[in-house]
The part of an RNA shown here (large-subunit ribosomal RNA, domain V) has 563 nucleotides and comes from Triticum turgidum subsp. durum. The full RNA is in RNAcentral, with records from Rfam. Its Rfam family is "Bacterial large subunit ribosomal RNA". The organism belongs to Triticum turgidum, within Eukaryota.

Context: one part of a larger RNA
C1' cells in the first nucleotide's frame, strides 16, 4: 500500500409506499341541517266506482193569498194605466112598476185619488208545486267483512249460494293543497405574505407615481348608490372673507388686504368678464341629427361645431340640446306600458312577434354562471403542489446572548475595586420571529436510553488586581490537559426538592444520535366528560387504549488473514 473475509451502521437527503398533516381542483363519496330543488309516505279537499226514501235549511223559477201608517186628511193612500157607474139581496124566467138599503164618484185634504171596477207590476212575508246545493236521519242491494254454528247444490279438496254485522261510510283511483333529510340530486365565491378567522370587492378625489399618459400592495387618507321644477334658460345688476378705526356696544360707515368667503355635498382642479349673490320673464331639464375628436384589450365612456323643425330671454348682437367640472351606478335574456306606415304559415282576421319610447334587478361576489342552494368529515378517497404551511437546513439579525466605546451619578473624599443612566458601535447565530430558497413520485417528529466528537463565552484544577490584614467573595486575563454526581415528583425538556461533591460549565453537532433502542408525550381509526353547536361534529381543553419494517451493495470505521 492493494485484496479477501468477519464485523458495525455515521453517510449515501439509503430501501418499502406519486406523503394520510398542510394547501389546490368551478375533483368524489358518505353524514347532517333552519341550505336549495325534488320525491315515497302521510294528510285534506273535489270527481268516479256510488243507490232509495223522508222531514229540514238555503238559493232560483211558477202559482195562490197576503203585506205597505212622515205631516195634512173621515184613515194604515205601494207605484202605473183605463175609468163614471159597480156590486149585493129577493124572485124558475120575462116585462112592468113603486119603494127600501149597502158602497163609491161629485165636496174638504193632497205633489199624486181612490179597496166603484178591471189590468201591469214594486217591496216584504207564507203557503204549494219543482230544480239545484248544504246538513241530517233511516233503510239495502253496491262495496266491505265475520261464520266454530245451522241448511242446500256439486265431493266437505275448496268454492259457490243462503244467514245473523257494517254501509253509500270505510276503501281504490284520478286532480289540487299541505307537511315531508324518510330518501334523492345538488350547491355551499374570490382576494389573502399557507389556509383559517377578521377585513375587502362597483364608481369618485387625492397622495404614493420617479415634472407627458400610464402605473402595484390586506400602502396611506377621504367620499359615494344622490340632491334641486329651482340650485335649471335668458336678460338686468352686484361682490366676498379677514383685520383695523369710530362706538359702552351692534347695525352702518371709512381704511388695508387680494381670493384666504362662496360654489347643495368628498376632495383635487377651477373661479372676481365670476361659475358667487340679488331680481324680472320662462321651460333648450326641447324634436330628427351630426363633420371631427379624447379615452379605450372587447363591451363601452366623453367631448363636439354645425344642419332642420319648434321656442324662450334679450332693443340687439347673441345665448340656451340641465346644474363649475370630476362619483350617485348594471349587459344580456325574460315579462309589462304606450306608438308604428311592417311581418303575420292557402286567402281575409286575429294570435303572436318586429321597429321607435319606456318600466321592473343591494344580479352590491356590483363584466351580472341559475327563477332558484347551507355546513361536516379524526371513516375519509383521487389527481396534483415544495407554485404553498407545520420538522429540519438556508438567507436575515427586529428580539435574544454577549462584547466594547463615551461617562452623568453611586461608590464618606475619589468616574472606571466594584456598579454604572442617556446614548454609541460591534460580534454570535443557542431563543421568539421574517422570507418562502432545496424537500409533498415522503428529509420520521418530543423526551429518555447509549455512544460520543466539537467550540469557548471556563464549573473545577492556575494567574494578575481590589475598596486584597487572614479566611470567604468580586472582578479581569491567560489557558480546552484532564474532570464534570446520585436520588424523589412530572411524559417531560425545563424547573422545584433531597444528599453528596473541587465542580455538578454554557453550547454547535437535522434543538448530534430510532437501516442503534424506547414510545411515556404529541397526532389517525374505540370510548368517556367539560364547553359549543339545532345537528353531523369540534375544542394547542382534560381522559383510558392503541401494529416502530428492512438479510449492508458503495464510502467510512473496527479486528484477522495471507501477498
Nucleotide at each position: 500500500c492493494a485484496a479477501a473475509c468477519g464485523g458495525c451502521u455515521a453517510g449515501a437527503c439509503g430501501g418499502u409506499a406519486a406523503g394520510a398533516c398542510c394547501c389546490c381542483g368551478u375533483g368524489c363519496a358518505c353524514c347532517u341541517u333552519g341550505a336549495c330543488u325534488a320525491u315515497a309516505g302521510c294528510u285534506u279537499c273535489g270527481c268516479a266506482g256510488u243507490g232509495a226514501c223522508a222531514a229540514c235549511c238555503u238559493u232560483g223559477a211558477u202559482c195562490g193569498a197576503a203585506u205597505g201608517u212622515g205631516c195634512a186628511g173621515g184613515a194604515u193612500a205601494g207605484g202605473u194605466g183605463g175609468g163614471a157607474g159597480g156590486u149585493g139581496g129577493u124572485g124558475a124566467c120575462a116585462c112592468a112598476c113603486a119603494a127600501c138599503g149597502a158602497c163609491c164618484a161629485a165636496u174638504c185634504c193632497u205633489g199624486a185619488a181612490a179597496g166603484a171596477c178591471c189590468a201591469c207590476u214594486c217591496u216584504u212575508u207564507c203557503g204549494u208545486c219543482u230544480a239545484a246545493g248544504g246538513a241530517u236521519g233511516c233503510c239495502u242491494a253496491a262495496c266491505c267483512g265475520c261464520c266454530g254454528c245451522c241448511c242446500c247444490g256439486a265431493u266437505c279438496a275448496u268454492u259457490c249460494g243462503g244467514g245473523g254485522g257494517g254501509g253509500a261510510c270505510a276503501c281504490u283511483g284520478c286532480g289540487a293543497g299541505g307537511u315531508g333529510g324518510g330518501u334523492a340530486g345538488u350547491u355551499u365565491a374570490u382576494c389573502u405574505a399557507g389556509g383559517g378567522c377578521g377585513g375587502a370587492u362597483g364608481c369618485c378625489u387625492c397622495c404614493u407615481a420617479a415634472a407627458g399618459a400610464g402605473u402595484a400592495a390586506c400602502g396611506g387618507a377621504g367620499g359615494u348608490g344622490u340632491g334641486c321644477g329651482a340650485a335649471g334658460g335668458u336678460a338686468g345688476g352686484c361682490u366676498c372673507a379677514a383685520g383695523c378705526a369710530u362706538u359702552g356696544a351692534u347695525u352702518c360707515u371709512g381704511c388695508u388686504c387680494g381670493u384666504g368667503a362662496g360654489u347643495g355635498u368628498a376632495a383635487u382642479g377651477g373661479u372676481a368678464u365670476a361659475a358667487g349673490c340679488c331680481u324680472g320673464c320662462c321651460u333648450g331639464a326641447u324634436u330628427g341629427u351630426g363633420a371631427g375628436a379624447c379615452c379605450g384589450a372587447c363591451u363601452g365612456g366623453u367631448c363636439g361645431a354645425a344642419c332642420a323643425g319648434a321656442g324662450a330671454c334679450g332693443a340687439a348682437a347673441g345665448u340656451c340640446g340641465g346644474c363649475c367640472a370630476u362619483a350617485g351606478u348594471g349587459a344580456u335574456c325574460u315579462g309589462g306600458g304606450a306608438g308604428u306606415c311592417c311581418c303575420g304559415u292557402g286567402u281575409g282576421g286575429a294570435a303572436g312577434g318586429g321597429c321607435u319610447c319606456u318600466c321592473g334587478c343591494u344580479c352590491a361576489a356590483c363584466g351580472g354562471a341559475u327563477c332558484a342552494a347551507a355546513g361536516g368529515u379524526a371513516c375519509g378517497c383521487c389527481g396534483g403542489g415544495g407554485a404553498u404551511a407545520a420538522c429540519a437546513g438556508g438567507c436575515u439579525g427586529a428580539u435574544g446572548a454577549c462584547u466594547c466605546c463615551c461617562a452623568a451619578g453611586a461608590g464618606c473624599u475619589c468616574u472606571u475595586a466594584u456598579c454604572g443612566a442617556c446614548g454609541g458601535a460591534g460580534u454570535c447565530g443557542u431563543u421568539u420571529g421574517g422570507c418562502a430558497c432545496c424537500u409533498c413520485g415522503a428529509u420520521g417528529u418530543c423526551a429518555a436510553c447509549u455512544c460520543a466528537u466539537c467550540a469557548c463565552a471556563u464549573c473545577c484544577u492556575g494567574g494578575g488586581u481590589u475598596g486584597a490584614a487572614g479566611a470567604a467573595c468580586g472582578u479581569c486575563c491567560c489557558a480546552a490537559g484532564g474532570g464534570u454526581u446520585c436520588g424523589g415528583u412530572u411524559g417531560u425538556u425545563c424547573g422545584c426538592c433531597g444528599a453528596u461533591g473541587a465542580a455538578a460549565g454554557u453550547g454547535g453537532u437535522a434543538u448530534g444520535u430510532g437501516a442503534g433502542u424506547u414510545g411515556g408525550g404529541u397526532u389517525u381509526a374505540g370510548a368517556a366528560c367539560g364547553u359549543c353547536g339545532u345537528g353531523a361534529g369540534a375544542c394547542a381543553g382534560u381522559u383510558c387504549g392503541g401494529u416502530u419494517c428492512c438479510u449492508a451493495u458503495c464510502u467510512a470505521c473496527c479486528a484477522u488473514u495471507g501477498g